[in-house]
Context: one part of a larger RNA
RNA sequence: GUCUGCGACUUACUCUGUGUAGCAAGGCUAAGGGCCUUUGGUCCGGAGCCGCAGCGAAAGCGAGUCCGAACAGGGCGUUUAGUUGCACGGAGUAGACCCGAAACCGGGUGAUCUAUCCAUGGCCAGGGUAAAGUUCCCGUAAAAGGGAAUGGAGGCCCGAACCAGUGGCAGUUGAAAAUGCUUUGGAUGAGCUGUGGAUAGGGGUGAAAGGCCAACCAAACUCGGAUAUAGCUGGUUCUCCCCGAAAUAUAUUUAGGUAUAGCGUCGCACGGUAGCAAACGGGGGUAGAGCACUGAAUGGGCUAGGGGUCCUACCAGAUUACUGAACCCAAUCAAACUCCGAAUACCGUUUGUGGAACUGCGGCAGUCAGACUGCGGGGGAUAAGCUCCGUAGUCGAGAGGAAAAGAAUCCAGACCGUCAGCUAAGGUCCCCAAUUCGAACUAAGUGGGAAACGAUGUGUAAUUGCCCAGACAACCAGGAUGUUGGCUUAGAAGCAGCCAUUCAUUCAAAGAGUGCGUAACAGCUCACUGGUCGAGUGAUUAUGCGCGGAAGAUGUAACGGGGCUAAGUUCGAAACCGAAGCUACGGCUUCUGAUCGCAAGAUCAGAGGGGUAGGGGAGCAUUCUGUACUGGGACAAAGCAUGACCGCGAGGACAUGUGAACUGUACAGAAGCGAUCAUGCAGAC
Numbered sequence: 001g002u003c004u005g006c007g008a009c010u011u012a013c014u015c016u017g018u019g020u021a022g023c024a025a026g027g028c029u030a031a032g033g034g035c036c037u038u039u040g041g042u043c044c045g046g047a048g049c050c051g052c053a054g055c056g057a058a059a060g061c062g063a064g065u066c067c068g069a070a071c072a073g074g075g076c077g078u079u080u081a082g083u084u085g086c087a088c089g090g091a092g093u094a095g096a097c098c099c100g101a102a103a104c105c106g107g108g109u110g111a112u113c114u115a116u117c118c119a120u121g122g123c124c125a126g127g128g129u130a131a132a133g134u135u136c137c138c139g140u141a142a143a144a145g146g147g148a149a150u151g152g153a154g155g156c157c158c159g160a161a162c163c164a165g166u167g168g169c170a171g172u173u174g175a176a177a178a179u180g181c182u183u184u185g186g187a188u189g190a191g192c193u194g195u196g197g198a199u200a201g202g203g204g205u206g207a208a209a210g211g212c213c214a215a216c217c218a219a220a221c222u223c224g225g226a227u228a229u230a231g232c233u234g235g236u237u238c239u240c241c242c243c244g245a246a247a248u249a250u251a252u253u254u255a256g257g258u259a260u261a262g263c264g265u266c267g268c269a270c271g272g273u274a275g276c277a278a279a280c281g282g283g284g285g286u287a288g289a290g291c292a293c294u295g296a297a298u299g300g301g302c303u304a305g306g307g308g309u310c311c312u313a314c315c316a317g318a319u320u321a322c323u324g325a326a327c328c329c330a331a332u333c334a335a336a337c338u339c340c341g342a343a344u345a346c347c348g349u350u351u352g353u354g355g356a357a358c359u360g361c362g363g364c365a366g367u368c369a370g371a372c373u374g375c376g377g378g379g380g381a382u383a384a385g386c387u388c389c390g391u392a393g394u395c396g397a398g399a400g401g402a403a404a405a406g407a408a409u410c411c412a413g414a415c416c417g418u419c420a421g422c423u424a425a426g427g428u429c430c431c432c433a434a435u436u437c438g439a440a441c442u443a444a445g446u447g448g449g450a451a452a453c454g455a456u457g458u459g460u461a462a463u464u465g466c467c468c469a470g471a472c473a474a475c476c477a478g479g480a481u482g483u484u485g486g487c488u489u490a491g492a493a494g495c496a497g498c499c500a501u502u503c504a505u506u507c508a509a510a511g512a513g514u515g516c517g518u519a520a521c522a523g524c525u526c527a528c529u530g531g532u533c534g535a536g537u538g539a540u541u542a543u544g545c546g547c548g549g550a551a552g553a554u555g556u557a558a559c560g561g562g563g564c565u566a567a568g569u570u571c572g573a574a575a576c577c578g579a580a581g582c583u584a585c586g587g588c589u590u591c592u593g594a595u596c597g598c599a600a601g602a603u604c605a606g607a608g609g610g611g612u613a614g615g616g617g618a619g620c621a622u623u624c625u626g627u628a629c630u631g632g633g634a635c636a637a638a639g640c641a642u643g644a645c646c647g648c649g650a651g652g653a654c655a656u657g658u659g660a661a662c663u664g665u666a667c668a669g670a671a672g673c674g675a676u677c678a679u680g681c682a683g684a685c
Stems, first nucleotide, its partner, number of pairs: 001685006011094013026050003032044005054061002064076004097235002100232001104225006115199009124189001126158003129154001133150006162186003167182004201217001203213003238619006248261005262367002264364006273357001275353008288340001289338002294334003298330004305323002307320004370395010400411003415587004420583003426577003429562003435574007447564001453548002457545010474532005480505003485499003511526001515524002588609009620674001622671008631663002639658005645652002
């Protein structure tokens, strides 16, 4: 890991509701006993319990009573249905659906591991160093001191055994639940070690690491309290049918729990209720708008005050490209502004529609982590697949089609079947079901990612200048004179800079000069004019579609792909495809109605049948018991295997084979009553 078996809502009592049965203003017996019999039945047994009367704290009174002075008012009652079994739903008390702690407490068992201690034994190759002391010599007055020899101290040195475990490598389902190899520390000591003994669990022992106390010690192990408790996690076993939520409010030592309400379901009651539509009647201060209030805020005018300057002994005064309240004009802004003010929504009345979708009471729940999308907002950064409200939808609990793929987007709500039809969103060149036509645009593969901004891209509409008295472009020619204007300057001559009524003259025209250029001149050029040519040529605005702006990480990779110049975009027309939508045909089932029927039910019609938590209903199967079939069975039971049968299904027949002794059907009854899942338990492989 697989298979097989086992494995979880029980039982007792009390309360409550529903169903059912008996009796009924009553109902029921309990313990106990008698009889029959022995696990039971039946008959006694009225103690007692519930009900038949309530109200009051009570005395008490009583269809009333209590408060009260009350013959006032009000509260609770009175106008009758209970009770006892059985079954089921639920609650409570018990282990109370099952498994699961870490822990707590009590009694014991442990120091054969290990910590420390006690008693008594054992062990430490070899080598080195050479303290004290001693002897001798020198030395001294004697000492001190020096030398040699001897000597052999030391938590001394090197290094085996022994003890330890420093670094590295290997090992890591190991050879080993701590090892191997190598390297390393101690190795006469606070040394190592044998044997015997002592200390015990909030206790020991500890050269102290919370270490060790028998391979996991911040409180050992074992048995017991004990099924501790677990608002937590996991698991919870057959089928079909009907309905079908919530992720909110309030409270909470509350926030992943719970209570009540909300929303679901089932029953009873109610019986034009709810909803919807129209008309009518309401209140409002949002959107918008506005500036009348409160504030904000721009420009102008006017102006008190203030500042500056001048004047002034003081008083006073003059003036001002400064500031500036209030006021006036113009134009604005506001969630906590409003002279105004919708649409919706909400409340009500009437009418219509509407067959229960409403409301009340009762049984049983689940839900209290919600998510995204559109719209209205708060927070944030007018960030977030962000967060918090409101509102609607979807997912949740929703399959199908579209969006390549994709809970939440678009279309659409799946009872079952069909090799039938019509459509929705979305599509119709191929992958891939289905397409043609007309008018335009785009040239960028734009389409098929992006902004400010930029640009003789191109289409459309419009305004305007010049133009056959010849425009625009190009070419030919001119582009002069006073004058090098004045100033400035080393120079300044159209062209460094400054100034100027930047004039005037000659002209077809020509600036005191548009740009290049020179040191300054020169030179080139432009404006402007003539000629050649011969018809359009400039500027601006609005708008459609395009262009640039445009750099990313495995690989084209920003159409799903191929590929497309339409198979792109806009407008128009007509077809078609396309879903579990709708229709057609057949079938099942629920509810309602009608007809038939004693009933069960049958037929017809209408409306339904997605579904998690959850509520309700109907069934199948397993084991056992009772009764009946005085069932079946060696002429072959159960079990097992196979098979094209029946049933919506759980399941059930039948046949054959195998097997070799039990077993079925109907109606009742009782449960150790259904397993792919609990890192489930046991076994086999």
The prediction has a mean pLDDT of 86.
This is a predicted structure of a 685-nucleotide part of an RNA (large-subunit ribosomal RNA, domain II) from a Pseudomonadota bacterium.
It matches the Rfam family "Bacterial large subunit ribosomal RNA".
The RNAcentral record of the full RNA draws on ENA.
Taxonomically the source falls in Pseudomonadota (Bacteria, Pseudomonadati).